RNA sequence: ACGAGCCUUCGGGGCAGGGUGCAACUCCCGACCGGUGGUAGGGCCCGCGGUGAGCGGGCGAGCCCACGAGCCAGACUCGGACGCACGGUCCGGGCGCGGCAGAUCCGAGGCGAGGCGCAGGCCUCGCCGGCCGGAGCCGACGGUACAGUCCGGAUGAGAGAAGGCCGCG
Numbered sequence: 001a002c003g004a005g006c007c008u009u010c011g012g013g014g015c016a017g018g019g020u021g022c023a024a025c026u027c028c029c030g031a032c033c034g035g036u037g038g039u040a041g042g043g044c045c046c047g048c049g050g051u052g053a054g055c056g057g058g059c060g061a062g063c064c065c066a067c068g069a070g071c072c073a074g075a076c077u078c079g080g081a082c083g084c085a086c087g088g089u090c091c092g093g094g095c096g097c098g099g100c101a102g103a104u105c106c107g108a109g110g111c112g113a114g115g116c117g118c119a120g121g122c123c124u125c126g127c128c129g130g131c132c133g134g135a136g137c138c139g140a141c142g143g144u145a146c147a148g149u150c151c152g153g154a155u156g157a158g159a160g161a162a163g164g165c166c167g168c169g
Stems, first nucleotide, its partner, number of pairs: 002169002005165006017029003031149002033139002035067004043059006062137002070100003074097001076094007104135004109128008141152003
């Protein structure tokens, strides 16, 4: 220094304004929001560098890859109840394998190959295109006038983040 183990703390945002209606933050117009890790330029920032070539570090995605929370059913497993017992039924816990289950395109631009042209350049194909521009789209369960935004489970759980302890490797 890295890893293992243990501990502590932290760890989610959002309907303004209007319409209809007895009633809607649920419908309609419109508004608003974006957990965690990864990936990362030709971008941005910082440092080094005759401040040149370049090197090092950092930042950066709701819809790219994963994870988390919620719900559903089953498998496995632990405990309990019923039962003489086998088989089995029921209740509760653990696990989180499976499913619900999520949403992106276009353009600018860049790179490469080929072709055309005296040339500036143009055309075709392939790849990149999160970033610059534009237009879209997505969002558990229960409650209730149909909910990403209200209330509830939840003073819960949690991906993980930061710090500390500890020579165990």
Predicted 3D model of a 169-nucleotide RNA (FMN riboswitch aptamer (RFN element)) from a Chloroflexota bacterium.
It was read from a public genome assembly, where an Rfam model found it.
Lineage of the source: Bacteria > Bacillati > Chloroflexota.